[in-house]
Context: one part of a larger RNA
This record gives sequence, structure tokens and C1' cells, in this order.
RNA sequence: CUGGGCGUAAAGGGCACGUAGGUGGUGAACGGGUUGGAAGUGAAAGCUGCCAAAAACUGGCGGAAUGCUCUCGAAACCAAUUCACUUUAGUGAGAUAGAGAAGAGUGGAAUUUCGUGUGUAGGGGUGAAAUACGGAGAUCUACGAAGGAACGCCAAAAGCGAAGGCAGCUCUCUGGGUCCCUACUGACGUUGAGGUGCGAAAGCAUGGGGAGCGAACAGGAUUAGAUACCCUGGUAGUCCAUGCCGUAAACGAUGAGUGUUCUCCCUUGGUCUAUGCGGAUCAGAGGCCUUGCUAACACGUGAAACACUCUGCCUGGGGAGUACGGUCGCAAGACCGAAACUC
Repeated sequence: CUGGGCGUAAAGGGCACGUAGGUGGUGAACGGGUUGGAAGUGAAAGCUGCCAAAAACUGGCGGAAUGCUCUCGAAACCAAUUCACUUUAGUGAGAUAGAGAAGAGUGGAAUUUCGUGUGUAGGGGUGAAAUACGGAGAUCUACGAAGGAACGCCAAAAGCGAAGGCAGCUCUCUGGGUCCCUACUGACGUUGAGGUGCGAAAGCAUGGGGAGCGAACAGGAUUAGAUACCCUGGUAGUCCAUGCCGUAAACGAUGAGUGUUCUCCCUUGGUCUAUGCGGAUCAGAGGCCUUGCUAACACGUGAAACACUCUGCCUGGGGAGUACGGUCGCAAGACCGAAACUC
């Protein structure tokens, strides 16, 4: 390489948009490829069949000659062009659900701190203690103030989003979805190397903010030791604005799209029908399970079943996601990514 694979054994890109490329609905016309027939040609030598003759050479009559040209047909398939269709896809009308995004405003509970009053000896913490706090009046309690962060109940296997993710309330602006009727366009689809954008947390830069929590750090314990687990403190950080970083067990460890397939249960948003339970049908979120599949576990109409299209990736363990080189980055580092050697 091939073959075989990618939920858990090595292996699905973090997610999307999209260029090139690949691939792709239905009917007709056309007839380039394709396919059937006829004709012409395919010199001679050569090959080959028969005959003559024959030691050998030789002579005569035929055949093949997969090819090319021209012509008459066929129209399934491949390709191109043209015309048409509606079920892919999209647009529109009418409904509709939602923590989808951004900005602005605003609310209550709680923690902390501060002020004032009351009040007096402890409070706090732990397995037990101690450090730390407290007669300079703590803890507790009442009222008031400040400030920051997060939003209890509702709340759900619920909902929304491509993924990351999204939750107090209100307003403004904005993206996408679903249902339904049919009005319109008429294959406009799908996948997608490169490319572009988005992308938790931590981290970085500049400027703010800083209540609680809390890497580092300090102290107290525990212990043989304790650079830990426990406790008292506590800086970065966590928050905001702008810019970078571009990684995660970025997981459903399961790429995207299309079609076909048993019986049930639950649930969200619609539609139709019934209105007493219910029934039908779309689009989701879940739980059992049949055929099937799987090494097993399990999966099972949201497939890991049966098929097709495109794409990414794997090829014994270690060395190693390392070295070198390149690109990107302020840096941290990221991406691409070996070999010797060894088992």
C1' cells in the first nucleotide's frame, strides 16, 4: 500500500460556515460515448485450411485479420445541451414555544464591613485541640449605612443553542426553530481538502473593581516525618471593559446527510378529531424491548440494524505528542510532527 476498522481494544476533527473537488430527484427531446446490422477497406510478404506436387523449396483456391471509414437502426446506462415537473431544498401567509445572543435599567434574601443603642465574658473552631478574635467591650441582639458577587422557591429524564454554553425581574434590539394551510421558485441539494469564524476553565496585557471564596504564602494541629488531608488567616485570581490565548474526560468517549425497518410506556411544542377516558399525525427529550447487530458489555426508528454519498482518523508497547524544523503567540505555549534505540 492493500485489506480491515474507529461507543469501551489504536482510531470521529471541539463546533460551524463555506471554496476547489466528490456525489446527487422525476419526465421528455437529442444521440457524443455505448450497442446491433449492412457496405467499403484492411497491398504484397507473413499466419492458417484444403488441393496439386513433394526429400526440401514451390504452385493454386479459400479463411482469419480483434482495426478504420461510411451508412441504417436502438435509447437502458454514462456525459452534454434544451424543455418541463414537484416530492429534495428554499421563499411567503397564519399561528406558536423557549435560561438562544447583545445592551440598558432594576429587585429581594444572604455573607462581610462600618456607625449607633442594649448587654457582659466569653465567642470561634475541631475527632480532640491550638494559632487567630474578645474588658481598648467581642459573640449575641435591634436599627441604619456601604459595597461586591450570585440569583432560593418555581425546577422537571423539562426548554433553547452548531458546539462551547445559557436561569431574579423589566425594556430595547436581534439570530434560529416548530406546526399548519396551501400560494410561489423549480433540484436551487448534500458533503467538504485548503480557508474563515465561534470556542469552558485556567493563563496573559492595559485600566477599573474587590463582599464572599481562595492557588501561592504564613501560622496552628496531626504525624516517625507532613513541603498534605483538618483549622485560623490570606495574595494573585474569581467580577467589569477592551485585546490576546485556542486548549479540555471540548464526552453520547458514537462525523455530517439521505432512505428503509417490531410492539409498548413517559414527556415538551403544535395540528386534526373527539370531548368522559381517548385517538391520529408532525418536530423534539427520555425509558423497556423484537428482528438484527456486537468479542462481550450493550445498541436497538435519536441504531452501534439494513444501505448509499462525502469527509476526518487508526495500523504493536515504550521512546513521544518528545527532538529538529516551520507557522502562530507578548509570554505561557499551541499546531504540524519523526528517528535511533529497546521490548